The RNA shown here (transfer RNA) has 72 nucleotides and comes from Candidatus Yanofskybacteria bacterium RIFCSPLOWO2_01_FULL_42_49. Rfam family: tRNA. It is annotated as a transfer RNA. NCBI's taxonomy places the organism under Bacteria, Bacteria candidate phyla, Candidatus Yanofskyibacteriota.

[in-house]
RNA sequence: GCCCCUGUAGUGAAAUGGAUAUCACGCGACGCUUCGGACGUCGAAUUCCGGGUUCGAGCCCUGGCGGGGGUA
Numbered sequence: 001g002c003c004c005c006u007g008u009a010g011u012g013a014a015a016u017g018g019a020u021a022u023c024a025c026g027c028g029a030c031g032c033u034u035c036g037g038a039c040g041u042c043g044a045a046u047u048c049c050g051g052g053u054u055c056g057a058g059c060c061c062u063g064g065c066g067g068g069g070g071u072a
Base pairs, nucleotide, nucleotide: 001071002070003069004068005067006066007065010025011024012023013022018055027043028042029041030040031039048064049063050062051061052060
């Protein structure tokens, strides 16, 4: 260089093109507790960037960027 796969909360993952994008761990507050842990309740935080298709895009197409693999 070329080809393939991939990119979603802090981390790991879900999500037939259609509800306010969901779950676990983590984080914060409160409750419980002598304190902490565990447990319970609540909360914050996510679609890599641009363009396109569509009534509607995390999902499809395209360009870029990042990561992984293959190939001489």